The RNA shown here (Glycine riboswitch aptamer) has 120 nucleotides and comes from Azospirillum sp.

[in-house]
RNA sequence: AUGAUCCCUCGCGGGAGAGAUCGCCGUUGCGUUGCCCGGGACCACGGGCGGCAAAACGGUGGCGCCGAAGGAGCAACCGCCCCCGGAAACUCUCAGGCAGCAAGGACCGCAAGGGGAUAA
Repeated sequence: AUGAUCCCUCGCGGGAGAGAUCGCCGUUGCGUUGCCCGGGACCACGGGCGGCAAAACGGUGGCGCCGAAGGAGCAACCGCCCCCGGAAACUCUCAGGCAGCAAGGACCGCAAGGGGAUAA
């Protein structure tokens, strides 16, 4: 001087689990119905006003459930024997999530950039 492994960042690809749950509110609203008006009466049609309403979306509450953002706890183990500290994909579910799509997603792979620098 070079410098695999290591750490961080960015990009690409892969990436699971769990209610298409029950109610309330709001927006839209397939349809349905009442009244009034137009026209010559009926039918049909058109317009206006007011109810009910499938379904979709959003918000929120209850119960049930999931764990692989984050968070917390303990432990094998490590730092030095103790104290203490660090520490998981284990545990808990505060948070987050629970048809599909979208979003998120630990972790894995590839490529690039940055930092430090052991082995060689």
The source organism's lineage runs through Bacteria, Pseudomonadati, Pseudomonadota, Alphaproteobacteria and Azospirillum.